A computed fold for a 529-nucleotide part of an RNA from an uncultured bacterium, annotated as small-subunit ribosomal RNA, 5' domain. The full RNA is in RNAcentral, with records from Greengenes. Rfam family: Bacterial small subunit ribosomal RNA.
Context: one part of a larger RNA
């Protein structure tokens, strides 16, 4: 001197922007953060419409009322698809092919998407739900009984699929592999509403993953030897795929002063601060990656998970319980307790962006967009402006009828109105999409008219009046270091960064007046350079 997710003291007008538990990966009250589809069912609790009966009033064909009908809109709970693997938190662990760059995979896999070729035939048994009964204090749970699907099963045909044999043929450093033929054996499908959307199997693409390799990557040698699945082979099991990744057997290596192995910290990069760089220090907002969901260990379901708001097991800890047994997991958004020097509303809205379902309306979305709270930070505006010397009064100071200074400062004259207050107007963000209809090509697209959507918000921002009106402070003043008199006090009381200062004239301690820096801020502390 520059920074900072900063705190802590004295002060505080206003506006945009971007920030906000660094400490206990502690413990959580409560509310909400993943759900859609009825255009896949079966039904019909529950709300609207219809139909049929009865019955009450009478204006005799209308209103009430009660019953029965899933006939229709819808639809709680139930099957049954898709999603819940994302997005939103944290930074415990990790010193690691975790992360960055670079190369590879002839060792690999991909739900939805594109574009492409062929298919989409026939049948069957069940099960939730509904109803019945039984059992628990609840959580839930058994047992009959019947009953649908795009939920399961069986059959059939089928390829550039999959396996195995044969013949040719290209690459490849190599295990080996690419393209053709042929022949045998395995394997598929689902409807719905009706111009569509879907379903099975191949093919290529896209995305998005997995997997290996150089080379980078903190400290301790007061950490010098480690290591039995260990290094390698060979067969084998397993996985999407390679491997000791697992077994069996042979063999006895393998790794280390170019720092193993042990310990100690630590997510890692883009990047941030700092410097003239060269370095040195950080890794918080934001972006990619990786981990992790109370602590510990497992699979299951899926394209994907060993899964934050899924499931089993164990543990701790916390509630209920009728003592048999049961329930939970805020490092998701608010919020509460603790703990700290310290860190925000138990807000609005899906309007736009963006995901999830759905034909579509549209429903959900604490992502997201807003708004609220903090001078913690940056920035940008104001506290007036121009003229005013009887250089007024008061205060301080002198060598004291007097002069210096406060000071053009004020007062007053003349102007202005950002701000402020009142009022009056008033946005973009909706480029687009959505209902309807209509018109072209033409079999789901495009015009075109209409028709609707704005949370923030009567906000921004304009305009009008009123009036200088509503708005300055901190810390310094020996020397470093810009700024100096006097009065208290007398090694007292006190300053203090370092050098030091105070023992009766103190520019260094306290108050005054004056001066200087900086200004909604200013100084302290902590910490990097």
């Nucleotide at each position: 001197g520059g920074a900072u997710g900063a705190a802590c003291g004295c002060u505080a007008g206003c506006u945009a922007c971007a920030g906000g538990c660094u400490u206990a990966a502690c413990a959580c009250a409560u509310g909400c953060a993943a759900g859609u589809c009825g255009a896949g069912g079966g039904g019909c609790a529950u709300c609207g419409g219809g139909g049929c009966u009865g019955a009450a009033g009478c204006u005799u064909g209308c209103u009430u009322c009660a019953g029965c009908u899933g006939c229709c809109g819808g639809c709680g709970a139930c099957c049954g698809g898709c999603g819940c693997a994302c997005g939103g938190g944290u930074g415990a662990g990790u010193a690691a092919c975790a992360c960055g760059u670079a190369u590879c995979c002839a060792a690999c896999c991909u739900g939805c998407c594109a574009u492409u070729c062929a298919c989409u035939c026939c049948c069957g048994g069940a099960u939730a739900g509904c109803c019945u009964u039984c059992u628990g204090a609840a959580a839930g749970g058994a047992a009959g009984a019947u009953u649908a699907a795009u939920a399961c099963g069986g059959g059939a045909u089928g390829g550039u699929a999959u396996c195995a044999g044969g013949a040719a043929u290209c690459a490849g450093c190599a295990u080996u592999u690419u393209u053709u033929c042929u022949u045998g054996a395995u394997u598929a499908a689902a409807g719905a509403a009706u111009u569509u959307c879907g379903g099975u199997g191949g093919a290529u693409g896209a995305u998005g993953g997995g997997g290996a390799u150089g080379c980078g990557c903190u400290c301790c040698a007061u950490u010098a030897g480690g290591c039995a699945g260990u290094u390698g082979g060979c067969g084998g099991g397993g996985u999407a795929a390679c491997g000791g990744c697992c077994c069996a057997c042979c063999a006895a290596a393998c790794c280390g002063g170019c720092g193993a192995u042990g310990g100690a910290u630590a997510g890692g990069g883009g990047u941030u601060c700092u410097g003239a760089g060269a370095g040195g220090a950080a890794g918080g907002u934001c972006c990619c990656c990786c981990a992790c969901a109370u602590u510990g260990g497992a699979a299951c379901u899926g394209a994907g998970a060993c899964a934050c708001g899924g499931u089993c097991c164990a543990a701790a800890c916390u509630c209920c319980u009728a003592c048999g047994g049961g329930a939970g997991g805020c490092a998701g958004c608010a919020g509460u307790g603790a703990g700290g020097a310290a860190u925000a509303u138990u807000g609005g809205u899906c309007a736009a962006u963006g995901g999830a379902c759905g034909a579509g309306a549209g429903u959900c979305u604490g992502a997201a967009c807003c708004a609220g709270c903090c001078a913690g930070g940056u920035a940008g505006c104001g506290u007036g402006a121009a003229g005013g010397a009887u250089g007024a009064c008061u205060g301080c100071c002198c060598u004291a009828u007097g002069g210096g200074u406060u000071g053009u400062a004020a007062a007053c004259u003349u102007c202005u109105u950002u701000u402020a207050u009142a009022c009056g107007g008033g946005a973009a963000u909706a480029a687009a999409g959505u209902u309807c209809a209509c018109u072209a090509c033409g079999u789901g697209u495009a015009g075109u008219g209409u028709u609707u959507u704005g949370u923030a918000u009567g906000u921004a921002c304009c305009g009008u009046a009123u009036g200088a009106a509503u708005a300055a402070g901190g810390a310094u003043c020996g020397g470093c270091u810009a700024a100096c008199u006097c009065c208290g006090u007398g090694c007292c009381a006190g300053c203090a960064g370092c050098c030091g200062c105070g023992g009766u004239a103190a520019u260094a301690c306290g108050g005054a007046g004056g001066a200087u820096c900086c200004g909604a801020g200013c100084g302290u502390u902590a910490u990097c350079c």